This is a predicted structure of a 587-nucleotide part of an RNA (large-subunit ribosomal RNA, domain V) from a Planctomycetota bacterium. Its Rfam family is "Bacterial large subunit ribosomal RNA". Gene Ontology terms of the family: ribosome and structural constituent of ribosome.
Context: one part of a larger RNA
């Protein structure tokens, strides 16, 4: 060096299973509910099947009979009109009894008796004159007829139920079906249709995106400034602020004026009120944010007014589109101004919403044979925190640890990598402490590094799988050394220490509690070192913890369920091909 045999499992990010965790998908499935929209079912009503009486209550109506008191006044005067007579042996006045109303004064009515009168017109008083008489009405009431609503009750013929101790029939079995007969219930029930309410019982679905993983939080459209690198433009969950309007004057025009601040003077009056004089280029003001602009004013006033007009628009800016912006000039009519002229809102830049659908007003348009109409078009205008603001629907929330599928190392949890804020260690400086004395030992405020053991940041390999804490076993390395060894300094008398330098050869314990690493405790010991090795080591073991499915408690949630909250339970596969290593054999 080559080839074996027996072994061990450190590596081949070993094998197995298109990761179950995490995220994504305008994926799925189940489950929940005061998500949305439906629906079975339920309740109620109307109606059809469905018919007849009686009674009560109410409405309307025909006829009849009644009812009506302010004060004054014989007295209980409803209104208006006609009106000088009317009623009475078919029984007047009076009287007795009953009833109704009542403002307690009386009015109306029925019956008996009685046997001839009673009332009005005139006068008084009144807004109005006789219920003497007649007609038409009003308010309240009684009664009759008709109609209707409703409640109760009743009938039988619809309809239903019963005849199982043996009712009868359908030529022949039937506790089936149909009919008859009898009984009971009964226009109810039942059934059909329509409507309202209810309705996770059931069904179909929805439940946004951005995001230094996702969730929680925040944001989503528009305006101003910085970032923005002297044209424009330019990102971030970069740094700051605003808007979702307001104004009939805060618009137009003609004319006029100048502010803020400071100084001086002046009653109350002061730092600051109003007044006078002076200085005062802009520091004030411009409805509101900021920026730009602005005194020749865009700022502050006064007069007159409505151009905050209609039809248009050469040409430009901006720009993927759709939008957005500026605009001389022409026509019509108008305001102000003597005129020239200016005016199509506001010093400018925010103050917003496409299309569909629908409303309103107008209109030379179309209008289904024709004339109309319905309806539509066109012009004007209105209705969206469609704010997820280029707006999926008119209309929508959650759970999944019972879960599933497609994907992703485009994206998290372990480990590695980069970084080193944090962490550990070293050094520099030397304020001060150390009786004195910066540096025996310490060392403020600061500064320079090293390491890559912490907590992080980033998201670079790995999601067609790199098994996760601790223990056991077996280790190996570094030295910033715990012990043992050699030295310097000492605020080292000796002993014991403190501190620094050199040094990795060897060593560095056993128990109790806890799943623990750690830690506390106990007992030894010379010492009970600090770290790296995928927080060494699960194709070596374990499986106590964490992290599936079961269950309980607390808390949260309406609920399904959830909880770096607790608790009991819970399948750890691999016969070694190569590298490596151990032992051994042959050439």
């Nucleotide at each position: 060096c080559c080839c074996g045999c027996a072994g061990c499992a450190a590596g081949a990010c070993g094998g197995a299973a298109a990761g179950a965790c995490c995220c994504c998908g305008u994926g799925a499935a189940c489950c929940u509910u005061u998500a949305c929209u439906g629906u079975a079912g339920g309740c109620u009503g109307a109606u059809a099947u469905u018919g007849g009486g009686c009674u009560g209550a109410g409405g309307c109506u025909u006829g009849u009979c009644u009812u009506g008191u302010g004060u004054a006044g014989u007295a209980u005067a409803g209104g208006u009109g006609g009106g000088a007579g009317g009623c009475u042996a078919u029984g007047a006045a009076g009287u007795c009894g009953g009833g109704a109303c009542g403002c307690c004064a009386g009015u109306c009515u029925c019956g008996g008796u009685g046997g001839a009168g009673c009332c009005g017109c005139a006068a008084u008083g009144u807004g109005a004159a006789a219920u003497a008489c007649c007609a038409c009405c009003c308010u309240g009431g009684a009664u009759c007829u008709g109609u209707u609503u409703u409640a109760g009750u009743u009938c039988u013929a619809a309809c239903g139920c019963u005849g199982a101790u043996u009712c009868c029939c359908g030529u022949g079995a039937a506790u089936c079906c149909g009919g008859g007969c009898a009984g009971c219930g009964a226009a109810c029930a039942g059934u059909g249709u329509c409507a309202g309410c209810u309705g996770g019982g059931c069904a179909g679905u929805u439940u946004g995106a951005c995001u230094g993983g996702g969730g929680c939080g925040g944001u989503c459209u528009c305006c101003u400034c910085c970032c923005a690198a002297a044209a424009u433009g330019u990102a971030a969950c970069g740094g700051a602020g605003g808007a979702g309007u307001c104004c009939a004057a805060a618009g137009g025009u003609a004319c006029c004026c100048u502010c803020a601040g400071c100084c001086u003077g002046g009653u109350u009056g002061g730092c600051a009120a109003u007044c006078a004089g002076g200085c005062g280029u802009c520091g004030a003001g411009c409805g509101c944010a900021a920026a730009g602009g602005u005194a020749u004013a865009a700022g502050g006033g006064u007069g007159c007014u409505u151009a905050a007009c209609u039809g248009c628009g050469a040409g430009a800016c901006c720009c993927a589109u759709a939008a957005g912006u500026c605009g001389a000039g022409c026509a019509g009519g108008u305001a102000c101004g003597a005129a020239a002229g200016u005016a199509g809102g506001g010093c400018u830049u925010a103050g917003u919403g496409a299309u569909c659908c629908g409303g309103u007003g107008g209109u030379c348009c179309c209008g289904u044979a024709u004339g109309g109409a319905a309806g539509g078009g066109c012009c004007a205008u209105c209705g969206c925190u469609c704010a997820c603001c280029a707006g999926a629907u008119a209309a929508a929330a959650g759970g999944u640890a019972c879960u599933c599928c497609g994907g992703g190392g485009a994206u998290a949890a372990c480990a590695g990598g980069c970084u080193u804020a944090u962490c550990g260690c070293u050094c520099c400086c030397g304020a001060g402490c150390g009786u004195c004395c910066a540096u025996a030992g310490c060392g403020g405020c600061g500064g320079a590094g090293c390491g890559g053991u912490u907590u992080g940041g980033c998201a670079c390999c790995u999601c067609g799988a790199u098994g996760u804490c601790g223990g056991c076993u077996c280790a190996u390395c570094a030295c910033a050394u715990c012990c043992u060894g050699g030295g310097g300094g000492u605020g080292g008398a000796g002993a014991a220490g403190c501190u620094c330098c050199c040094a990795a050869g060897g060593g560095u314990u056993u128990g109790g509690c806890u799943g623990u690493u750690c830690g506390c405790c106990a007992a030894u010991g010379a010492a009970a070192g600090u770290g790296g090795u995928a927080c060494g080591u699960g194709a070596g073991c374990u499986g106590g913890g964490u992290u599936c499915a079961g269950a309980c408690c607390g808390u949260c949630g309406u609920g399904a369920g959830a909880c770096a909250g607790g608790u009991c339970g819970g399948u750890c596969c691999c016969u070694a091909u190569c590298u490596g290593c151990u032992g051994u054999g042959g050439g």